[in-house]
Molecule: RNase P RNA; transfer RNA
Organism: Tissierellia bacterium
RNA sequence: UGAGUAAAUCGGAUGAUCGCGUGCAUUUUGCAUGAGGAAAGUCCGUGCUCCAUAGGGCAGGAUGCUGGAUAACGUCCAGUAGGGGUGCCCCUAAGGCUAGUGCAACAGAAAUAUACCGCCAGUUUAUCUGGCAAGGGUGGAAAGGUGAGGUAAGAGCUCACCAGCGAUUAGGCGACUAAUCGGCUCUGUAAACCCCAUCUGGAGCAAGACCAAAAGGGAACACAAAAAGACAGUAGCCCGCUGUUGUUCCAAAGGUAGGUCGCAGGAAUCCAUUGGAAACAAUGGAUCAUAGAUAGAUGAUCAUCCUAGACAGAACACGGCUUAUAGAUUUACUCAUCAA
RNA sequence: GUCUACGUAGCUCAGAUGGAUAGAGCACGCGCCUCCUAAGCGCGGUGUCGGAGGUUCGACUCCUCUCGUGGACACCA
Numbered sequence: 001u002g003a004g005u006a007a008a009u010c011g012g013a014u015g016a017u018c019g020c021g022u023g024c025a026u027u028u029u030g031c032a033u034g035a036g037g038a039a040a041g042u043c044c045g046u047g048c049u050c051c052a053u054a055g056g057g058c059a060g061g062a063u064g065c066u067g068g069a070u071a072a073c074g075u076c077c078a079g080u081a082g083g084g085g086u087g088c089c090c091c092u093a094a095g096g097c098u099a100g101u102g103c104a105a106c107a108g109a110a111a112u113a114u115a116c117c118g119c120c121a122g123u124u125u126a127u128c129u130g131g132c133a134a135g136g137g138u139g140g141a142a143a144g145g146u147g148a149g150g151u152a153a154g155a156g157c158u159c160a161c162c163a164g165c166g167a168u169u170a171g172g173c174g175a176c177u178a179a180u181c182g183g184c185u186c187u188g189u190a191a192a193c194c195c196c197a198u199c200u201g202g203a204g205c206a207a208g209a210c211c212a213a214a215a216g217g218g219a220a221c222a223c224a225a226a227a228a229g230a231c232a233g234u235a236g237c238c239c240g241c242u243g244u245u246g247u248u249c250c251a252a253a254g255g256u257a258g259g260u261c262g263c264a265g266g267a268a269u270c271c272a273u274u275g276g277a278a279a280c281a282a283u284g285g286a287u288c289a290u291a292g293a294u295a296g297a298u299g300a301u302c303a304u305c306c307u308a309g310a311c312a313g314a315a316c317a318c319g320g321c322u323u324a325u326a327g328a329u330u331u332a333c334u335c336a337u338c339a340a
Numbered sequence: 341g342u343c344u345a346c347g348u349a350g351c352u353c354a355g356a357u358g359g360a361u362a363g364a365g366c367a368c369g370c371g372c373c374u375c376c377u378a379a380g381c382g383c384g385g386u387g388u389c390g391g392a393g394g395u396u397c398g399a400c401u402c403c404u405c406u407c408g409u410g411g412a413c414a415c416c417a
Stems, first nucleotide, its partner, number of pairs: 001336010012305007020034006036311001040322002043320005048204004055239004060200005065079005080094001081092004095195002100193002102189003116136002118132005144162006163185001165182007208261004217250005230244005254416003266288001268287008306309001341413007350366004359397001368384005390406005
């Protein structure tokens, strides 16, 4: 200098005028404040609310290498194994087909089983019988791979190395790794059913609570008390639990289409110290109560500057993931070339 | 906002538990018939199964992401 990898940050700025939401003060108005890194997709996990403080079983669902972090997670951190890259580094739905079952079209002789072409031996010269699975051919896949010995021809038949499986020893919390030994060897598919381990109650802020207004039918079941039964609720089923002088359901005829809360200070942000390899945690200090609408505000115009402004707009909140994103900046590292 | 379903030919729909040339009706094109048209008869598929990636030997079908379209949901009694 060029090419690249990883991590992080910003993502128009300043001023003037007019306008909108919210809060406070005052009633002429004034002051303060007002979208994002994804507010998105609604894909996970929580808080919160109601149904029992969510209880037992079955079914269903989710997750799936190991250890840790966390309120929790399918997220994050660190590692293991496999794969890609010259390298920095990146990717992986990565339990179990040796629990069982299913499926594997076409091609091919044969698809979990074999002998089409072949090779060898026998007698005979064949279109026969027996042996073999090295070579050819089909296929995504053909009973470990390469080499040597061996043989009638061959073959883990034997040996060496490699792959796989099992055992022992050593190291590691563990996934796993290394060494030695063994007999030789097992198709693929679980993003097929399924098995194993772990987790899992349901609904959702249009949850739910309160105030105000208006309208007030039909059906089912049951009623002296206890037990039993019945009905209803418990948002898959059973048990269990709760309620019963009323309870529950129903559609449409009807009424209201109002207000307050939930709703913004919380697993919040920043800084320091300590612990830890890291994610993160603990302690101390500082900051924020000023987005909080309900037909839904956060905008428009002008001026100056530059790099000429991308994706995109809160609706109960938070932690993540995924997807979209013009451009700019910083740090660390790798490779190549050149120069000293 | 919350929950939920769907996407296959120009239009309306089939099709499936993975095996291949993806079908039907209408519409459309070509030919026959007719002086011409319609009707009728014969022939013809015009499609990246919304898009991208993955699993698999093989994907319209299974999984993930994404795009688009639709549906339901106020309170009282």